[in-house]
RNA sequence: CGUACGAAAAGGUACAACCAUUGAAAAGUGGUGUCGCAAAGCUAAAGGGGCUAAGGCGUAUUACGCUAUGCCAGCCAGCUGCCGAU
Numbered sequence: 001c002g003u004a005c006g007a008a009a010a011g012g013u014a015c016a017a018c019c020a021u022u023g024a025a026a027a028g029u030g031g032u033g034u035c036g037c038a039a040a041g042c043u044a045a046a047g048g049g050g051c052u053a054a055g056g057c058g059u060a061u062u063a064c065g066c067u068a069u070g071c072c073a074g075c076c077a078g079c080u081g082c083c084g085a086u
Base pairs, nucleotide, nucleotide: 004086005084006083012037013036017032018031019030020029021028022027035074041079042078043077047076048075049072050071051070055067056066057065058064059063
């Protein structure tokens, strides 16, 4: 120095829920919170998978179905990275 690995130390982050707010929704943002995470850092038609359906299309009589360019990275995945017991 590199790879594997994940004890320790220094730290980081923040599930669910609640409040406010944006949004048609999924979901996002901020606060409280602290389930967890060795990548729970970054990446979304330039890998897969999942969620929603405003608009559009179709059918039927006021509902249903299809559809992402909308969303999810704390689903898998790709890329990058702190420390050093071993």
Predicted 3D model of an 86-nucleotide RNA (c-di-GMP-I riboswitch aptamer) from Desulfovirgula sp. The coordinates come from a structure-prediction model, not an experiment, and the mean pLDDT is 85. Rfam family: c-di-GMP-I riboswitch aptamer. Rfam's curators write: GEMM was predicted in a large-scale screen for bacterial structured RNA regulatory elements.